Molecule: transfer RNA
Organism: Wolbachia pipientis wAlbB
RNA sequence: GCCGUUGUAGCUCAGGUGGUAGAGUACGUCAUUGGUAAUGACGAGGUCCCAAGUUCGAACCUUGGUAACGGCA
Numbered sequence: 001g002c003c004g005u006u007g008u009a010g011c012u013c014a015g016g017u018g019g020u021a022g023a024g025u026a027c028g029u030c031a032u033u034g035g036u037a038a039u040g041a042c043g044a045g046g047u048c049c050c051a052a053g054u055u056c057g058a059a060c061c062u063u064g065g066u067a068a069c070g071g072c073a
Base pairs, nucleotide, nucleotide: 001072002071003070004069005068006067007066010025011024012023013022019056027043028042029041030040031039049065050064051063052062053061
């Protein structure tokens, strides 16, 4: 230099053929206990890496950029 994969909640990851974004874990509150742990219920937490384009509508499609990883030279 060229090619490919990946980037979504604090962390690990889902998200069919474009239609108001979810799980586990962690966190907070409550219940349970003599008190913890464990368990259960509820809750909070997101500019979906950045920019532009297509579209009535984009995490998803297109282009460019960027970071990590891998391959080739």